[in-house]
Predicted 3D model of a 341-nucleotide part of an RNA (small-subunit ribosomal RNA, central domain) from Klebsiella pneumoniae.
Context: one part of a larger RNA
């Protein structure tokens, strides 16, 4: 519940695309559905309501109006809407450049780590607050040669860049998607949003095969401690890497949906056009109005306008039960109440 709101008090779906379904540019001219105007028709009487009047007042009782509406019909056309023509300011296509860790797929480098052979070498190495475990005379650790995985890219490197979002960073190569700018010519409203739906979606996990250096849940040990299933140390398996199918959630945050439009500036930063004062796109710091319980926000709004759509409505009980749908399954999605306060 025809209210008022979602930055931080409850509340913006993780993101996009996209059906229905709201909204939606300029002008003419034409319809007259919605809109307005008049007529009549119905809206049974009584009652109510309001105006009058009759019982001495009332109550009663009589008279006259009203009544949301429907229907038919004659008008009148500014809105909105249908139809018809046309425009270029939205949208979009073209051309010409231009920046990037955008996306897939392959190849390919160098530094480091383990580890494995060999030389020198000779008592400890490691590891901490101190230490033990661990590890070495069957030669460690340290260096030196040259070998073998497997991950991941130091400098550049930035309140830098691309990307819907998740997120993307050695180098080359192919294939591919989005951005920007400027100029002309071409569609000509083709536009926004979107309930269902789609499809993308970090980590973890979860199938099946591979692959496994380093790290490292679990898990064993040493230690610390009153304990000590920790926190510190030694080792250490799932996993973490690939393919190919799942799950679908996150402090998935800008804790701030998309889209247009209007409102002082000043200092950066990318990226183009001009090159002469600027000017378009993107990203940052401040800052007036203005807005906010207040922090702050403030042309990348949380200011003032619109359009559409999600979302909340005291706290606990609970994102719990339940029953649906999805999942291999972990569980997700959806979502109560009794009873307390």
């Nucleotide at each position: 519940u025809u209210g008022g709101g979602u930055g931080u008090a409850a509340a913006g779906a993780g993101u996009u695309c996209g059906u229905a379904g709201g909204u939606u540019g300029u002008u003419u001219g034409u319809u007259a559905a919605g809109u307005c105007a008049g007529a009549a028709g119905u809206u049974a009487a009584a009652u109510c309501c309001c105006g009058g009047g009759g019982c001495u007042c009332a109550a009663c009782c009589c008279u006259g109006g009203c009544c949301c509406g429907c229907u038919u019909u004659u008008g009148a056309u500014a809105c909105u809407a249908g139809c018809a023509a046309a425009c270029u300011a939205g949208a979009g296509u073209u051309a010409u450049a231009a920046a990037g860790a955008g996306g897939u797929u392959a190849g390919u480098g160098g530094a480091a780590u383990u580890c494995c052979u060999a030389g020198u070498g000779a008592a400890g190495c490691g590891g901490u607050g101190a230490a033990a475990u661990g590890u070495g005379u069957a030669g460690a650790u340290a260096u030196u040669a040259g070998g073998a995985a497997g991950a991941a890219c130091a400098u550049c490197a930035a309140u830098g860049g691309c990307g819907a979002a998740g997120g993307c960073a050695g180098c080359u190569a192919a294939c591919u998607g989005g951005u920007u700018a400027u100029g002309u010519a071409c569609u000509g409203a083709c536009a926004c949003u979107g309930a269902g739906g789609a499809a993308c979606g970090a980590a973890a996990g979860c199938g099946u095969g591979g692959g496994g250096a380093g790290c490292a849940a679990a898990c064993a040990g040493g230690a610390u401690u009153a304990g000590a299933u920790a926190c510190c140390c030694u080792g250490g398996u799932a996993g973490u890497c690939c393919a190919c199918g799942c799950c679908g959630u996150a402090a998935a945050c800008g804790a701030u949906g998309a889209u247009c439009a209007u409102u002082a500036g000043c200092u950066g930063g990318u990226g183009g056009a001009a090159u002469u004062u600027u000017u378009c796109a993107c990203u940052a710091g401040c800052g007036c109005a203005g807005c906010u319980a207040a922090c702050g926000c403030a042309u990348u709004a949380a200011a003032u306008g619109a359009u559409c759509c999600a979302c909340c409505u005291g706290a606990g009980u609970a994102g719990u039960a339940u029953g649906c749908u999805c999942g291999c399954a972990a569980g997700a999605g959806u979502g109560a109440a009794a009873c307390u306060u």
Its Rfam family is "Bacterial small subunit ribosomal RNA". NCBI's taxonomy places the organism under Bacteria, Pseudomonadota, Gammaproteobacteria, Enterobacterales, Klebsiella pneumoniae complex.